C1' cells in the first nucleotide's frame, strides 16, 4: 500500500511551544478559530478492539484497566448515489473515510 472482519447517534480536556488556519478528500451547506487553529511535546482522562489477569465449565457471558493501539467540539458535524415513508423532512443501504484485528 492491498485484501478480509468487526465497530463507528455513548464516552473523555488542561497546561506549555506554536500563530493561522481547522473540521480526511470534492462541491454544497454549517460549524469552530487571535477568548489563539493546524503541528509538536507533558501530564490528565475515554474507552475496552488486540494482549493480559481474574469468575465461569477450557463455552457462552462477565468483571479489572499495569501492557499495544484508538480516542478527549459538533452522529464519522450534515448532504451527495439507489430505496422507502405518515414526506420540504425522517428512515434504510451503499460508497467514501476513520480505528482494531487477522493476512499479503
Nucleotide at each position: 500500500u492491498u485484501c478480509u472482519u468487526a465497530u463507528c447517534u455513548a464516552g473523555a480536556g488542561a497546561g506549555a511551544c506554536g500563530g493561522a488556519g481547522g473540521g480526511a478528500u470534492u462541491u454544497g451547506g454549517c460549524c469552530c478559530u487571535g477568548u489563539g487553529a493546524a503541528g509538536u511535546c507533558u501530564c490528565a482522562g475515554c474507552a475496552a478492539c488486540c494482549a493480559g489477569u481474574c469468575u465461569g465449565a477450557u463455552g457462552a457471558a462477565g468483571a479489572c484497566a499495569c501492557g499495544g493501539u484508538g480516542c478527549u467540539a459538533a452522529u464519522u458535524c450534515c448532504a451527495a448515489u439507489a430505496g422507502g415513508c405518515u414526506a420540504c423532512g425522517c428512515c434504510u443501504a451503499a460508497c467514501a473515510g476513520a480505528u482494531g484485528a487477522g493476512a499479503a
Molecule: SAM riboswitch aptamer (S box leader)
Organism: Planococcus sp. 4-30